[in-house]
């Protein structure tokens, strides 16, 4: 010189699960002497139910005489995240750049 693999960085795809409740502010229409009320839309904070593929946790298997250890997953728990639309973010898949190495 060096594929494959390993890392990173870019591009494209990329699921799921409540447009449930109540609160607080704002805006908007109704009704309306005043107040007090109804309904919708935006933002936030709470219940309750959901959902796994971001990160986390658990187990298999390996190894042992025991302890201890090395350690996986999309299984599983759901801490964290997320559950109308748009964005965000997402395991993995595929291009392409770049690194470092190894077998030739």
């Nucleotide at each position: 010189c060096g594929a494959c693999u390993c890392c990173g960085g870019c591009c494209g795809g990329g699921a799921g699960a409540g447009u449930c409740u109540u609160c607080g502010c704002a805006g908007c229409g109704g009704a309306u002497g005043u107040g007090a009320c109804c309904g919708c839309u935006g933002c936030g904070g709470g219940g309750c139910g959901c959902c796994g593929a971001a990160g986390g946790g658990g187990c298999a298997a390996c190894a042992u005489c025991c302890c201890c250890g090395u350690c996986a997953a999309c299984c599983u728990c759901u801490c964290a995240g997320g559950c109308a639309u748009c964005a965000a973010g997402g395991a993995c898949c595929g291009g392409c750049c770049g690194g470092g190495a190894c077998a030739g």

RNAcentral holds the sequence, with entries from Rfam. This is a predicted structure of a 104-nucleotide RNA (Glycine riboswitch aptamer) from Phytoactinopolyspora mesophila. The model forms 82% of the base pairs in the Rfam consensus. Lineage of the source: Bacteria > Bacillati > Actinomycetes > Jiangellaceae > Phytoactinopolyspora. It matches the Rfam family "Glycine riboswitch aptamer". Rfam describes the family as follows. This family represents the bacterial glycine riboswitch. Model confidence (mean pLDDT): 76 of 100.